[in-house]
This is a predicted structure of a 1510-nucleotide RNA (small-subunit ribosomal RNA) from Desulfotomaculum copahuensis. Rfam family: Bacterial small subunit ribosomal RNA. Its family is annotated with structural constituent of ribosome and ribosome in the Gene Ontology. The organism belongs to Desulfotomaculum, within Bacteria.

RNA sequence: AUGGAGAGUUUGAUCCUGGCUCAGGACGAACGCUGGCGGCGUGCCUAACACAUGCAAGUCGAGCGGGUAACGGAAGUCAGUCAUCGGAGGUCAGAAGCCGGAUAAAGAAGCCAAAGGCCAUAGGCCGAAGGCGGAAACAAUCCGACAUCCGAUUUCCGACGACUGACCUCCGUUGCUAGCGGCGGACGGGUGAGUAACACGUGGAUAACCUGCCUGACAGACCGGGAUAACGCCGGGAAACUGGUGCUAAUACCGGAUAAGCUCUUUUUCCUGCAUGGGAGGAAGAGGAAAGGGGAAACCCGCUGACAGAUGGGUCCGCGGCCCAUUAGCUGGAUGGUGGGGUAACGGCCCACCAUGGCGACGAUGGGUAGCCGGCCUGAGAGGGCGACCGGCCACACUGGGACUGAGACACGGCCCAGACUCCUACGGGAGGCAGCAGUGGGGAAUCUUCCGCAAUGGGCGCAAGCCUGACGGAGCAACGCCGCGUGAGCGAAGAAGGCCUUUGGGUCGUAAAGCUCUGUUGUUGGGGACGAAAGAAAUGACGGUACCCGGCGAGGAAGCCCCGGCUAACUACGUGCCAGCAGCCGCGGUAAGACGUAGGGGGCGAGCGUUGUCCGGAAUUACUGGGCGUAAAGGGCGCGUAGGCGGCCCGUGAAGUCAGGGGUGAAAUACCGCGGCUCAACCGCGGGGGUGCCCAUGAAACCAGCGGGCUUGAGGGCAGGAGAGGGGAGCGGAAUUCCCAGUGUAGCGGUGAAAUGCGUAGAUAUUGGGAGGAACACCAGUGGCGAAGGCGGCUCUCUGGCCUGGCCCUGACGCUGAGGCGCGAAAGCGUGGGGAGCGAACAGGAUUAGAUACCCUGGUAGUCCACGCCGUAAACGAUGGGUGCUAGGUGUUGGGGGUAUCGACCCCCUCAGUGCCGUAGUAAACGCAAUAAGCACCCCGCCUGGGGAGUACGGCCGCAAGGCUGAAACUCAAAGGAAUUGACGGGGGCCCGCACAAGCGGUGGAGCAUGUGGUUUAAUUCGACGCAACGCGAAGAACCUUACCAGGGCUUGACAUCCCCUGACGGGCAUGGAAACAUGUCGUUUAAUCUUCGGAUUGACAGGGAGACAGGUGGUGCAUGGUUGUCGUCAGCUCGUGUCGUGAGAUGUUGGGUUAAGUCCCGCAACGAGCGCAACCCCUACAGUUAGUUGCUAACGGGGAAAGCCGAGCACUCUAGCUGAACUGCCGUUGACAAAACGGAGGAAGGCGGGGAUGACGUCAAAUCAUCAUGCCCCUUAUGUUCUGGGCUACACACGUGCUACAAUGGUCUGCACAAAGGGCAGCGAGCCCGCGAGGGUAAGCGAAUCCCGGAAAGCAGGUCUCAGUUCGGAUUGCAGGCUGCAACCCGCCUGCAUGAAGUCGGAAUCGCUAGUAAUCGCAGGUCAGCAUACUGCGGUGAAUACGUUCCCGGGCCUUGUACACACCGCCCGUCACACCACGAAAGCUGACAACACCCGAAGCCGGUGACU
Repeated sequence: AUGGAGAGUUUGAUCCUGGCUCAGGACGAACGCUGGCGGCGUGCCUAACACAUGCAAGUCGAGCGGGUAACGGAAGUCAGUCAUCGGAGGUCAGAAGCCGGAUAAAGAAGCCAAAGGCCAUAGGCCGAAGGCGGAAACAAUCCGACAUCCGAUUUCCGACGACUGACCUCCGUUGCUAGCGGCGGACGGGUGAGUAACACGUGGAUAACCUGCCUGACAGACCGGGAUAACGCCGGGAAACUGGUGCUAAUACCGGAUAAGCUCUUUUUCCUGCAUGGGAGGAAGAGGAAAGGGGAAACCCGCUGACAGAUGGGUCCGCGGCCCAUUAGCUGGAUGGUGGGGUAACGGCCCACCAUGGCGACGAUGGGUAGCCGGCCUGAGAGGGCGACCGGCCACACUGGGACUGAGACACGGCCCAGACUCCUACGGGAGGCAGCAGUGGGGAAUCUUCCGCAAUGGGCGCAAGCCUGACGGAGCAACGCCGCGUGAGCGAAGAAGGCCUUUGGGUCGUAAAGCUCUGUUGUUGGGGACGAAAGAAAUGACGGUACCCGGCGAGGAAGCCCCGGCUAACUACGUGCCAGCAGCCGCGGUAAGACGUAGGGGGCGAGCGUUGUCCGGAAUUACUGGGCGUAAAGGGCGCGUAGGCGGCCCGUGAAGUCAGGGGUGAAAUACCGCGGCUCAACCGCGGGGGUGCCCAUGAAACCAGCGGGCUUGAGGGCAGGAGAGGGGAGCGGAAUUCCCAGUGUAGCGGUGAAAUGCGUAGAUAUUGGGAGGAACACCAGUGGCGAAGGCGGCUCUCUGGCCUGGCCCUGACGCUGAGGCGCGAAAGCGUGGGGAGCGAACAGGAUUAGAUACCCUGGUAGUCCACGCCGUAAACGAUGGGUGCUAGGUGUUGGGGGUAUCGACCCCCUCAGUGCCGUAGUAAACGCAAUAAGCACCCCGCCUGGGGAGUACGGCCGCAAGGCUGAAACUCAAAGGAAUUGACGGGGGCCCGCACAAGCGGUGGAGCAUGUGGUUUAAUUCGACGCAACGCGAAGAACCUUACCAGGGCUUGACAUCCCCUGACGGGCAUGGAAACAUGUCGUUUAAUCUUCGGAUUGACAGGGAGACAGGUGGUGCAUGGUUGUCGUCAGCUCGUGUCGUGAGAUGUUGGGUUAAGUCCCGCAACGAGCGCAACCCCUACAGUUAGUUGCUAACGGGGAAAGCCGAGCACUCUAGCUGAACUGCCGUUGACAAAACGGAGGAAGGCGGGGAUGACGUCAAAUCAUCAUGCCCCUUAUGUUCUGGGCUACACACGUGCUACAAUGGUCUGCACAAAGGGCAGCGAGCCCGCGAGGGUAAGCGAAUCCCGGAAAGCAGGUCUCAGUUCGGAUUGCAGGCUGCAACCCGCCUGCAUGAAGUCGGAAUCGCUAGUAAUCGCAGGUCAGCAUACUGCGGUGAAUACGUUCCCGGGCCUUGUACACACCGCCCGUCACACCACGAAAGCUGACAACACCCGAAGCCGGUGACU
């Protein structure tokens, strides 16, 4: 040194641009849920809103006079006690007393002086103890003597004295104290309202200043005086308070003296500074101080003057730090001067006079916002945000103003005034100011105790003791923050119970729990117990019996919150059903939700966790570091040019920038590093480093700037040439249109998609001649020229700007850019006046159209033109500002110059200037740009910062107006965008297919009927299918059944499956009831296997009964699914691997040239290959061969018959059905590219895929189907299951689809005759014979079928009849009579006979099928099925027409183009209106706040004047 991560969201996908959002950190926080402990911090961000109560600034009695209390003393009075004496009385005997003698101890003053104190330089002084010293007197003790009287004792009275107590007075001491006086209330504490300012920060200045207390040094304190509080007395008042009078003190006040080195005046000398100035000395004069207190004393504390210091302040200046220019001009004491006033001090600070200045785009003035800083948060940093706590400064103290006092204030707990508010009141008048600490109300999302203590630290006062101190030290409350700790640890699998999930096997919670063994942090309890307290000893602790230590008890009391779709770590179940809800962004929720709610589980953090708010980050998203402007937002329309910015080469100079080392500062705290103290940490202490800044002096001189000198290459000029629609003015010209006149001429012209309006017989159009007028200039003409841009086009003249080339003569950096400014500026438009041919907004008419205020047509006014004046915009575009230099080429073109060459022009080469194209490097998101850059660089200007709102509103400026320039916000969205990609789409283009159109044939749509559907109806008319691709579809066949629907009657473990128990019957027959199902009764009655003791037992089958698991559901969801199917479409496509290209999505291949039915094939090609599709392989059919030869066939032979392959026989033919062959553009020719292939031809049964079928790529349509089946989930469970009877699905005013039959003569009808294919048949097909008109019936042979049967094919052919008619067409409908099937034909079958005989005479708009054995037409068969076919599926018979062609309709394929589409044109999307809501604006007015200006009234106060008082 230490430091940098990204993600989600625009699209179908991609890259880019760009916004939004998230993950991080932080917080004086708040809210929700939760809450064990400790430490350290922090705690009204709002109402500078209002405040109850208490406390927060006092102290000094050693300044003063008093007061008061206690003590001491003195005097007095009273009371009590004692003593003495006296008086009166009683009692007692040698003590007391007295006298004499003797004696010990103690020991004052004074002097000396340890310790100690005070002052102090040496030292001096005081000084308890101690040492020296030791006086006089009294008392006392002992001894002795004296004395009887005088003695002793006791009671009462009196006197004196002492003591005690009380009271009073005085004095002293001590304590307290209101007042006077001193110091302090200017500090400490609070708050951030105001303030954009020298307020703050930083660095300076003060020679322009002050400074109490403190320190040092110097000098001094003399003499006087008069008052006044307190107090006393008397008053006023409710109170606050106050008046009068009388007395009194001081360190209060005053006078005088003295005095300085102080101040002033005058004067003089010297020194000095960047200016004003400053300093030192001398002389003269004037002014001018003071206070005492304490002590026993020494002395101490004070006082005065002046000097110096320290500290604190005042003032001035440079620089620095907010927003708005939609605030551009501001200023009258304003700027300066002279003189004065004022202040501590400079100054317009104030005043008089004079001058007319001063400030401003480097942002004045105005407006908004804001206390500033150290720092705090964030960040890699640069930055950005903030200014809580702590610290510095400022400002404020209810609001505004004012001064007083003082060293200091214009003073938070002082004063005065005014105001608002609150309180008291006796209504007269007063009191108050928590933004001090607590606390209250209020406001608010929100912020604490009316605690303890002065023990510590600090402060005020005091000599001190000490007093005061809500500063402070602590405690309390609050998870508000940071830090630390705990809620236990080990073992423990039957992986317990329980929960949840489950594919039912299991998984998971989970060693988790229980249980066992431990530990003791914390908790609780008992014991001990601090540091903080310092001094010579002692005393002194609020915190606090706290921290801490030891012991006991005891797993005991201690876990939550958020999240689990992506971002972002963590998934299941249930509930819910676009509801309830979630959501930071994208977005979830419409019946299986990992996104809502709950649960289980999981993830994260943890005494917290989330949410909200704010800031930074991410955001390089304002880009200084570090962005951009062709198309994404963004180049000014263009030029000239001011300020400014930037600027060529050389020399010198000085040193402002720059750089270097040094000095000062950058407070402390914080931050960083190291060390240390609390057990760790948070926290705290100590040390260190750094602090990008400012200042000072010194130095360097490359660069930049300045100054001086020079240069020529930048720039400009001169000279000589050159091109040009460059500009202005004047004149001229021809063509054309129109109009006018005249001629010719006649019925139209004109116009359109087609028309009409219009013009024309009053003569148009056409045509000829003449004339008028206006506007524009064909050809030339060109990615040609000129111009700054707008723009400029006939010719001539004239005036004029710019450009290019040559040579290198001149000037000597004179340059580039250019905010403001000025000018130019298409079209339209405006003003005035002209002009007006053509054209032509508006307008009119005609058309078109649903409409047509359009497109088209006929007219036509402004305008277009000219002159003058405005406007000032544009897709004013190259969507690309100007300048300079540099960086491969190639090729056009315009204008010059040169070379070469030539007689000359041309050609060719070089070069300058312009103008195009292509292209390398480079660049770019891509597209693209590429010397005319969008490349590489430098300089200057303009502009951008998500979309909408909006180039709108407001304001300003401009304009005649229209309008232009400048230019927001609210609100709203999660995007809006650019380029490119793949698709899809286009009333875009190219190429090509398909019965797509066209060309044809036949239909449908009209009729009747059948059938399906819609609708309607109904008890039900079960359900599904809905453009093509639902509708004769599921239905290949609803009378019951089917059947799912409806009505009614029944059943409830069930009609059906599995399991268990009991019974041994049930079924069946009969009877009764009933519509039946069913119920009841009756008759009658089991079976198999094994074992067996022969009684029976067990098991199973079947049946009945029973219990529960369960069954059952055509109930829902086809948008949960499988499977199956339709469709595009039998269309030719759809993809992959590797490679290559592209940042990427993607592209290439698959595009291109041909060709094909085809992505079929060929060729080419950065592609080479491959897969699914195409084709082929399969089946039928067409030809042949071969094999086989019955049931088929019959040529030959034989038999036979009326006839017939009938029989023998045969397998040749037909046929049957196996195998094989055959067709491949193989052959020839032409075309084509020598290809692929196409065309023609030959041969061939078949020819270019021979015809038909099966076969359906990747995918699309949430296509269809839960009712074929299967199936998840949901729902029903005496019913949504099951059963029965009857009904319904068959209804019928209608509408549609699909069909049948017709409308007739190419026909109907009758008779006769002929020819198929393919099928089916035993619960069947059914010959033959008989009956019946017939349907059919009876009987019955044959046949499980190349054998028998269905079975007569029909159209056709031949003949007859009908003759154009609603008919001999047509057959509906209806009646009657029958037949068949079936348990049963009423609803509701089919058939027959007779009778009836409807509509219909070929079908509007529209619409369908078909390209050959096809259409059309004719019949036949089959499946379904008891019966029922106009349907369906097949079969054969007869058998056409047409296709020029691809413009158009529909569908499709390939390429390309545009796109704002991508649920993809059935897309997207715009505007109006209606209703509701939101935001903003306007609105008659009303109200409040703020600011400015004008005027009026005007408090306190200060200054001055005057008077009074002192």